Large-subunit ribosomal RNA, domain IV from an Elusimicrobiaceae bacterium, 349 nucleotides, folded computationally. Rfam family: Bacterial large subunit ribosomal RNA.
Context: one part of a larger RNA
This record gives sequence, structure tokens and C1' cells, in this order.
RNA sequence: CCAUCGUUAAGGAACUAGGCAAACUAGCUCCGUAACUUCGGAAGAAGGAGUACCCAAGUAGUGUUGUAGCAAUACAAUAUCAAAGGGUCGCAGUGAAAUGGGCUUCGUGACUGUUUAACAAAAACUUAGGGCUCUGCUGAAAUCACAAGAUGAUGUAUAGGGCCUGAUGCCUGCCCGGUGCUGGAAGGUCAAGGGGAAGGGUUAGCCGCAAGGCGAAGCUCCGAACUUAAGCCCCAGUAAACGGCGGCGGUAACUAUAACCGUCCUAAGGUAGCGAAAUUCCUUGUCGGGUAAGUUCCGACCUGCACGAAUGGCAUAACAAAGAAGCCGCUGUCUCGACGAUGGGCUCG
Repeated sequence: CCAUCGUUAAGGAACUAGGCAAACUAGCUCCGUAACUUCGGAAGAAGGAGUACCCAAGUAGUGUUGUAGCAAUACAAUAUCAAAGGGUCGCAGUGAAAUGGGCUUCGUGACUGUUUAACAAAAACUUAGGGCUCUGCUGAAAUCACAAGAUGAUGUAUAGGGCCUGAUGCCUGCCCGGUGCUGGAAGGUCAAGGGGAAGGGUUAGCCGCAAGGCGAAGCUCCGAACUUAAGCCCCAGUAAACGGCGGCGGUAACUAUAACCGUCCUAAGGUAGCGAAAUUCCUUGUCGGGUAAGUUCCGACCUGCACGAAUGGCAUAACAAAGAAGCCGCUGUCUCGACGAUGGGCUCG
């Protein structure tokens, strides 16, 4: 010096990103216990007192059984077993060990639970509860499979599948123009197929002196009109479907502000509630509180760069090895070190 421990004057978080680590607390009995609350809790809240041994005393009391008695009750046996009071010792009586530190406020998630085996346990996932949607059963919908077959289910809409939200309380506004889904079927578009107008090739034949021309049937190539499903266009509905939820100018008898007015655009222009927030750039916003001093914290304000209603909004008791702030107690975290123990390192062998 390293590891693991023990003690430490005075101070007591001044340490530090942060009380990390350590210390305090601790069992049992009794007293006592706030806000808030979903009336269950919160709660071991908090905060106090006692605690050994001897006598009292195996007594009082209590349970069971028995005896006596009409009964109340009394007595006996047996089991269990106090307290007041008094005495004794120590610095100290849960004498060692094991064995909660506590309180206040806030954000998030209701809770118990689950998770990145081996750097993340959480505010993530799940959850009960809520909603939308599909499914009417001889193979439901959905899923696996080439098929047979199977799951769903030996179930039947109070059932089963998918998606979203996430206890509870109060609520969940406006927009269907776009995308999706559902319904509609008049019109437009539209595939193969059907259809076969017209045209081409070939050539018996015919015309021509010839070059060449015309050209039936058959075979063959191409092929217009017309006909023709879904889909798309189109018409409606639907947002707890995917999603979206404005700008400019002016105006009140101080100023400021604008209930009010005008105008442009839109499918509609953000309602309730909340708001410098796990969201606020400017920003350490401004004011208040707490501190001697507070970029954090709490309460307000609203100028919301860029909250907002099941991609849920706002509250919320209880809960959390989770996050943020403060207080009491406590301490070698620190001022600032010191001493000691054990095992290493180191030296020698």
C1' cells in the first nucleotide's frame, strides 16, 4: 500500500451528481396515534413508558372434572398462571446474537404480478374494468396444413377471435374533405370468353399476244360493332377507424387589453380540463414559499417554440428494492485525519 473489520476528541452532510456507504432504529407488553380515504385503510403512523433476579406465589384469577346444594354458590382434584407492593445487584436487565430509522411534498404507473438467462426491474409489459369490430355453427369466425385432418370446442353471441384503452371517480367536444372499412347499384370505365362486319394469304377458273389482272369454294391469318363479372370512378354511412382540429386587420372616456366588428381560407378550426409540464426553445420566464445564500423543488400566472380528451383528458385513497425535493434523528461521507485487528502485498529464507 491492498482487502475485510473495530474504535475515534470537537463538529454533524460542510462530502457528493445523489446521505452512495456506514451509523442510528430494532424483540415483547402497555399507553398513544394526524391529514386524507374507495371507510378496508393510512398504522408498527408519529411519540412515549416498562423490561433482570428474589419475596409476594404456584397464590389471586381462569379452563375441565367431581362432591354438596332447588339454585346462587362453596369446596376438592387437576391444568394453566398474574398484578400491586417490598427487597437485591450493575454504567447498562430484548445486558450477547438475531432483530423496522422516521416524517412531509410532488411527478409517473391504480394495485399483486411479469421482463432484457450473462451491464437496464422501470414510468416498460400484464392486469381487472371500458369500447369498437368479426362470427348464427351440416367445416362459426380465426388459425395450422398439399390433402386428410386438427385447434377453436365435446364450446354456441352472458360464447369465441382481432384491435385499442387500462382500477376507481368526473368526463370523453368539433371534423367523413383525404385514406380505410361498410352499404348501394342508375351511369362511366373494364379482362378472358362469346361474336365475326371488314380485310389479307393461297388458287380451280376467267380475261389478256404477253407482262400481268380479276378471283368462287376450301384451308388459313387478322379482326370492327355488339355482349360481358368483380374492381375502380360514382352515391351514401362510419372517428373508443387511420387521422385532422387556422390567418390577418380594427375596436371601450388614462394606459393596457379586447367581450365586439370586418375579411380571407378550411372537411372542421382545439370544447371541458390541464399548462415553463417526464411536454417550454427563448429560460435560471415572472411572482410567492422554503435557504444566510436554491439552474433543482412546491404553489401560482398563461406569452401552450410544439398539452388536450380511450394514440384517452383531469383528479385520486392504497401500493412502489422505481424517479424528484425538503425535514428530524444518526453517523469517519466530510473538516482531517488517527489508532488498532486479521489476511495479503513487500523483505529474508

Its mean pLDDT, the model's own confidence on a scale to 100, is 88.